The RNA shown here (small-subunit ribosomal RNA) has 1477 nucleotides and comes from a metagenome. Its Rfam family is "Bacterial small subunit ribosomal RNA". Rfam links the family to the GO terms ribosome and structural constituent of ribosome.
[in-house]
């Protein structure tokens, strides 16, 4: 510090997600030791049991024990129990934090100071006796003490009243002093000292009250308040105060958020973060609140009191049923709840607290221990050497690699744990004793089997967890096969998964490791630091204006803001730094720093504020002019439309892509005249004008708003913005009344269509118009808030003004309105003085997509509906701009037998052949345009892969290895068998070495066994190779440079040209590569060379005839080389170019001469695992191998490709002419001969320019046929044969005789071909025993027609445009319906909750009153009184009750939409002009 994820790729916006740190945690797996911490976050739920607050006999009486000294203790009395300990329910301010105030207060114990402590009195508990009760407890009589209670005295400063002085403060007042009058005290004990007590003052510490500031969410809570706000008086309090009461006034709070609702103890701190912030408040510390729930007071210095009291409620519990008792949110512990949180431990030894004079007692505070890896820190599980790199495991390319110095082995060490022994510190006070008063001695440890030290033994007892696709460090094998599963995000898994499971290896951390939850971070993703709003989410529809915010120039004053310094405070702990103590660390101690804050004080006065004085540049007013569809009202006008009347006139009109509905012989349409009606205003008219926006368009008049220019004068900051508020606000819509020509939702009809509730047509009502009133929304858009200032330019429009002028103009200036562009800005597109630039001020708005601008609530509206405005749930994207492609029922240019123009076909018939389908035991398999006479250049057996049956198992074939093997291997008559196969008899071997010549060993063969062979079994979607297709289309790229943030662009575009990205020109491109072309082959011309088997002109010879022979090398030909053609020449066009057109010349050939081979980058997961090769998987007495037979040849049907025809341009018969290219030894075969023929017999020649196949056919010529199912056509069938072959039944070809089917030119549709082409005619070859060949590959013969042209169909190329497509239009995608599931809204109703209002009731208790009853202290001689208590009454008031509502939840028949869910239904709304933008 960033990374992953939207796309084919890019940049941006934007969300989701990860890596980090942390936790009072929990869960899973695992677990050796120690130290220090820490541990019910849930039910403030209920609690058994024990303990947690007592102490003092030196305050008092009494009882008991003791010989005594003395001790023990129930009670009175004192002090304490208001601390300590727990919890966080309540509380949004009666709280907390911080800074202040109290001149408005209190304070036991402690300290200091001053003074005092005198004289009396009456009771009462305990105790004794009696009574009631189950108990708790109560009650009566009697006795008694005090440091208990009471009275009196004294009392200066204390308090009160009066008047006064000084001083301080200043709002009331405080402090000090003196004067007069009044009020108020005590307790004793002790030998002494001392300890106490009282009054008064002070201190320390503690508390109380008040004030400023700060402290969560919600406006879908906007108004709240009657003791409420203030005053006067009184009461009350420690004290101020509506704290309470009476009266008076009507105030007080609130947009700077009152009131209401929700949530919450607050802080120091803690976590995180660079910081600013965000989150949090467990442990420790401070404060607050609470103590079963609610209320209340008493005592006291202090409480409205956790382990006190009274009352009420709920609950638990005891009971003799009459009545009682209780409160763990103290420490342990129990139940319950929960994912989850410990021992009913030891001790007061230390620290601290209470009481006491003290000893001491008490102390679940505390100190310790126990449990839990809950956290942090530390230690260990060994160290060194050790390669045969062991065995085993895993992987493997079979060579090896890895686990791995790891182990074993050798040598050491001894932490921790274990056994034994020793042994601190925490403990010095206090006390006791002694004392020479200096001091000394003794005593006290829960922890504790302590820490620590020594000895012993022995590597012995001590390692796991997660991960390994990317992010993110670390990979292989097997299993599985969209299954099982994984997953934080992206995403893995459908037979080769580094992503699932296991193993091995590796990576990371380590007594832990992972997961889950939560917080901060990353997230600048709420942006103060530090974001945005044209198009990504986001400018309010527009203006006026309130509060608020902000505000021109020059002075003066002030000092609030601001700045600097000082002071106080900011508790301690924590954090940080330094040092120190535990072996280190964690931990702890000491010191410092820090605590960014608040208050106060001094100073400064630039800026802001405030007060005040001026100014004119902002703003405004007056004046003179100007333009304008600015607004409102009234009147007027012409054209058009329609209607009405009349005339003319006749059969149609109208409408459409084409039609029909409609109108019309009752006279339409058309046309003329006259009249009526309503609405809108042509031309001018223009990115022209005006207005704030919406918006405004004939002409005239009246009323009226704003703007601009000019030149002066005046006011003197009067300004800008603007939450709420108010006003305006297109169209549609609503209400009432008019109006209604045209147009026209709804509606009707006609078409279109599969349908057509649409688009088109004919009609047509609301409405559109006017008046009045509502509605208040729009893509209300410049998708751009308003105002001001500044910042290069060019060129238009429009309204003024000035100067000048040669009267055409030119220049300058102020407004408004356009276009293009610079800097700059921007993600880019773009904006660019009319900013989206640079700044200022103010307002509005945004924070992922969907749900949703929806629900609920409120509010406005007559309604329709508007405004405001969520959540659950769900997705990992949604989106902007630009790029490259692809696509378009977008555009432009261009090409092609693409169309057109032609010729001939297919589709109809028969047959051949291939395919589908069906059938079958099997009809083997593959092949979509680019399969279908294809793989197959040849299925009777074989082939053959399929089926049935018979056999076989190291195998039909290869290699290795072990053992055995001479009558062995091999052959094999007879015989068995369908064959494969078996096989008695019989025949019968070979090579090498050694050697003692007997033999031994080896090779080969064979047998048996083990490794293995074998597979046309699967996967062409694991592959290589080969091939098809687009397409012989002209394209596809690269280097460098340049442009762009980038994907990319440029080059390759543009203008010409070409068959061509062919070439030329221009040009931020310059070059290059693969393609094109050329180079190669064949054909066409010529030459050279050569001359047999080919040739024969000349010469000679010979024949019936023939290059037959001698010879020739001319010609043809053969086959090698060379030449030849290049737009080279000429003219026109063109840019002088490339090129093109025409022509001529020449030439065999002319513009690529014709044909072939040659196929760019790539596309189709195209085809082929069955040519071959090959990974993986599968079979192994079978999915291998051998054999016999069958099948691949089936046949209702459909399709493709062909052949033969339908005839006279023909058929048949006779005669006759001319090729090329091939093939031949298991071959081609002449001649001869036999057969009607297929063919047979015999046989010359020829391994071929020599011989043979081998007669070419169409053609030419003569004759017949005479338009017919024929002398066309030949299918089918019968018979007879030939040939090949072991074998022609399934299932061959051919021959002869006979038979003689369909068919008379072929529907929709569709194919080929542009010249030696189509058409037509025959010939050869491969495969091959033969053949299904009419196929395929070649060869030559004869030999046309047509092309105006590019509108259309198809395909393709380039440029451009749109796009929501990128699996790329066979794309994407919308809505209803149907199914499942989820959350939410509404809903008759029903069940709760908290809060409030009104009324009723009114416990305990304070306060007030009190006439009844009781009454020791004081007064009084007494009577009596004062005072007190009880009772009664009153006010207040908890619980409770009644009533009506409001608020907020749960459930709910039914209902509504919404989200989601591989393959449901219907259509096709959107994206291209998406087919109606």
């Nucleotide at each position: 510090a960033g990374g992953g994820u939207u796309u084919g790729a890019u940049c941006c916006u934007g969300g989701c997600u990860c890596a980090g740190a942390g936790c009072g945690a929990a869960c899973g797996c695992u677990g050796g030791c120690g130290g220090c911490g820490u541990g019910c976050u849930u039910a403030a739920c209920a609690c058994a049991u024990g303990c947690a607050a007592g102490u003092c006999g030196a305050a008092c009486g009494a009882a008991c024990c003791g010989c005594a000294a003395g001790g023990u203790u129930a009670g009175u009395g004192g002090c304490g129990a208001a601390a300590g300990g727990g919890u966080g329910a309540g509380u949004a301010a009666u709280a907390c934090a911080u800074a202040g105030a109290u001149a408005a207060c209190c304070u036991g114990c402690c300290c200091c100071u001053g003074g005092g402590u005198c004289g009396g009195g009456g009771a009462u508990a305990a105790c004794g006796g009696g009574a009631a009760g189950a108990a708790a407890u109560u009650u009566c009589c009697g006795c008694u003490a005090a440091u208990a209670c009471c009275c009196g005295a004294u009392g200066g400063g204390a308090c009160c009243a009066c008047a006064c002085u000084g001083u301080c403060a200043c709002c009331u007042g405080g402090c000090a002093g003196a004067g007069u009058g009044g009020u108020g005290a005590a307790a004793g004990u002790u030998c002494c000292g001392g300890c106490g007590c009282c009054c008064a003052g002070g201190g320390a510490g503690g508390g109380a009250u008040c004030u400023g500031u700060g402290u969560c969410c919600u406006a879908u809570c906007a108004g709240c308040u009657u003791g409420u706000u203030g005053g006067u008086g009184a009461g009350g309090u420690a004290a101020c105060g509506g704290c309470u009461c009476a009266c008076c006034a009507a105030g007080g709070c609130u947009a700077c958020g009152a009131c209401g609702g929700g949530u919450a103890g607050c802080a120091g701190g803690c976590c995180u973060g660079a910081g600013a912030g965000g989150g949090u408040g467990g442990u420790c510390u401070g404060c607050c609140a609470c103590a079963u729930u609610g209320g209340g007071a008493c005592u006291g210095a202090g409480a409205c009191a956790c382990u006190g009291c009274c009352c009420a409620g709920a609950c638990u519990u005891c009971u003799a049923c009459g009545g009682g008792a209780g409160g763990c949110u103290g420490c342990a512990g129990u139940g319950a709840g929960g994912a989850a949180u410990a021992u009913u431990g030891c001790g007061c030894a230390a620290u601290g607290g209470g009481c006491g004079a003290a000893a001491g007692c008490c102390u679940g505070a505390c100190g310790c221990a126990g449990c839990g890896a809950c956290g942090c820190c530390g230690c260990g599980u060994g160290c060194a050497c050790g390669a045969a790199g062991a065995a085993g495991g895993c992987c493997u390319u079979c060579g090896g690699g890895u686990u791995g110095u790891a182990a074993a082995g050798u040598g050491c060490u001894g932490u921790c744990a274990c056994g034994g022994g020793g042994u601190a510190a925490g403990a010095a006070a206090g006390g006791a004793c002694c004392u020479u008063c200096g001091g000394g001695u003794c005593u006290u440890g829960a922890c504790g089997u302590u820490c620590c030290c020594c000895c012993g033994a022995g590597a012995g007892g001590a390692a796991g967890c997660u991960c390994u696709g990317g992010c993110u460090a670390a990979a292989c094998a097997c299993g599985u096969g969209c299954c099982a599963g994984c997953a934080g995000c992206c995403g893995c898994g459908g037979u080769a998964a580094u992503a699932c499971g296991u193993g091995u290896a590796g990576a990371g951390c380590u007594a832990g490791c992972g997961u889950u939850g939560c917080u901060c971070g990353g997230a600048u993703u709420c942006a103060c630091u530090g974001g945005g709003c044209u198009u990504a989410a986001a400018g309010g529809g527009u203006g006026c204006g309130u509060a608020g915010g902000c505000g021109g120039c020059c002075g003066a004053g002030u000092a609030a803001g601001u700045a600097a310094g000082g002071u106080g405070u900011g508790a301690a702990a924590u954090c940080c730094u330094g040092c120190a103590g535990c072996u280190u660390a964690c931990c702890u101690g000491c010191a410092g720093a820090a605590u960014u804050g608040c208050a106060u004080u001094u100073u400064a006065u630039a800026c802001u504020g405030c007060u005040u004085g001026g100014c004119u540049a902002g703003a405004g007013u007056a004046c003179u002019g100007a333009a304008g569809a600015g607004g409102a009202u009234a009147g007027c006008g012409g054209a058009a439309u329609u209607c009405u009347g009349g005339g003319u006139g006749u059969a149609g009109c109208g409408g459409u892509g084409a039609a029909a509905u409609g109108c019309u012989u009752a006279g339409a349409u058309a046309u003329c005249c006259a009249g009526g009606a309503g609405a809108a205003c042509g031309c001018c008219g223009g990115u022209g004008a005006c207005g704030a926006a919406g918006g405004u368009g004939g002409c005239u008049a009246u009323c009226u708003g704003g703007u601009c220019a000019g030149a002066u004068a005046c006011u003197g900051a009067c300004g800008c913005u603007g939450a709420g508020g108010c006003a305006c606000g297109a169209a549609a819509g609503c209400c009432a009344g008019g109006g209604g020509a045209g147009c026209a939702a709804a509606c009707g009809g006609g078409a279109u269509u599969a349908g057509a509730u649409a688009c088109c047509c004919c009609g047509g009502u609301a409405g559109u118009c006017c008046u009045g009133g509502c509605c208040c929304u729009a893509a209300a858009c410049g998708a751009u808030g308003u105002a001001c200032a500044c910042u290069u330019g060019g060129u238009g429009g429009u309204g003024g003004g000035a100067a000048u002028u040669u009267c055409g103009g030119u220049u300058c200036u102020c407004g408004c309105u356009g276009c293009c562009g610079g800097a700059g800005c921007g993600a880019a597109a773009g904006c660019g003085u009319u900013a989206a630039g640079u700044g200022u001020a103010c307002c509005g708005c945004c924070u992922g997509g969907g749900g949703a601008g929806u629900a609920c609530g409120c509010u406005c509206g007559c309604a329709a509906g508007g405004g405001u405005a969520a959540a659950a749930c769900u997705c990992a994207a949604a989106g902007g701009a630009a790029u490259u492609g692809a696509c378009g029922g977008g555009g432009g240019c261009u090409u092609a037998c693409a169309c057109a123009a032609g010729c001939g076909g297919u589709g109809g018939a028969g047959c051949a052949u291939g395919u589908u389908g069906u059938u079958u035991a099997a009809u083997u398999c593959g092949a979509u345009c680019u399969a279908c006479g294809c793989g197959a250049a040849g299925a009777a057996c074989c082939u053959u892969a399929c089926c049935c049956g018979g056999g076989u198992u190291u195998g039909a074939c290869a290699u290795g290895u072990a053992u055995g093997u001479a009558g062995u291997a091999g052959u094999g008559a007879a015989c068995c068998g369908a064959a494969a196969g078996g096989g008695a008899a019989a025949c019968g071997a070979u090579c090498c070495c050694u050697c003692u010549c007997g033999a031994g060993g080896g090779a080969a063969g064979c047998a048996u066994g083990c490794a293995c062979a074998g597979g046309u079994g699967c996967u062409g979607c694991a592959u290589g190779g080969c091939u098809g297709u687009c397409g012989u289309c002209a394209g596809c790229u690269c280097g460098u440079g340049u442009c762009g943030u980038g994907a990319g662009a440029u080059g390759u575009c543009g203008g010409g040209u070409u068959a061509a990205g062919u070439c030329c020109c221009u040009u931020a491109a310059c070059g290059a590569g693969c393609g094109c072309a050329a180079c190669c082959c064949c054909c066409g011309c010529u030459g050279u060379u050569a001359g047999u088997u080919g040739c024969c002109a000349u010469c000679g010879g010979g024949u019936a005839a023939u290059g037959c022979c001698g010879g020739g090398a001319a010609c043809u030909c053969u086959a090698a080389c060379a030449g030849g053609a290049c737009u080279g020449c000429u003219g026109g066009c063109g840019u002088u170019a490339a090129g093109u057109c025409g022509g001529a010349a020449g030439g065999a050939a002319g513009g690529u001469g014709g044909g072939g081979a040659c196929g760019a980058c790539g596309u189709c997961a195209a085809g082929u695992c069955a040519u071959c090769a090959u990974g993986g998987c599968c079979c192994u007495u079978a999915c291998g191998c051998c054999c016999g037979g069958g099948g691949c040849u089936a046949c209702a049907a459909a399709c493709g490709u062909g052949c033969u025809a339908c005839a006279a341009u023909g058929g048949c018969g006779g005669u006759u002419a001319c090729a090329g290219a091939g093939u031949g030894a298991u071959g081609c075969a002449a001649a001869g001969u036999c057969g009607c023929g297929a063919g047979g017999c015999c046989a010359a020649g020829c391994a071929a320019a020599u011989c043979a196949c081998a007669c070419a056919a169409a053609g030419a010529u003569c004759g017949c046929c005479c338009c017919a199912g024929u002398u066309c056509g030949g299918a089918u069938u019968g018979g007879a044969g030939u040939c090949u072959g072991c074998a022609a039944c399934c299932c061959g070809a051919c021959u002869c005789c006979a038979u003689g089917a369909a068919g008379u030119u072929g529907g929709a549709a569709u194919c080929g071909c542009u010249a030696g082409u189509a058409a037509u005619c025959g010939c050869g070859g491969a495969u091959c025993a033969g053949c299904u060949a009419u196929g395929c590959c070649g060869c030559g013969g004869u030999g046309a027609a047509u092309a105006c042209g590019u509108u259309c169909c198809u395909a393709a190329g380039c440029c451009u445009u749109g796009u929501a497509c990128a699996c790329a239009c066979c794309g994407c995608c919308c809505g209803u319906c149907a199914a499942g599931c989820c959350a939410c809204g509404a809903a008759a109703g029903u069940c709760g909750g908290g809060a409030g209002u009104a009324c009723c009731u009114g416990a305990a208790g304070u306060c007030g009153c009190u006439a009844g009853c009781c009454u020791a202290a004081c007064c009084g001689c007494a009577a009596g009184g004062a005072g007190g208590g009880c009772g009664g009454c009153g006010c207040c008031c908890a619980c409770g009750g009644u009533a009506a509502g409001a608020c907020u939840g749960g459930c709910a028949a039914u209902u509504g939409g919404g989200a989601c869910u591989a393959a449901g239904u219907c259509g096709u709304a959107a994206c291209a002009a998406g087919g109606u933008a």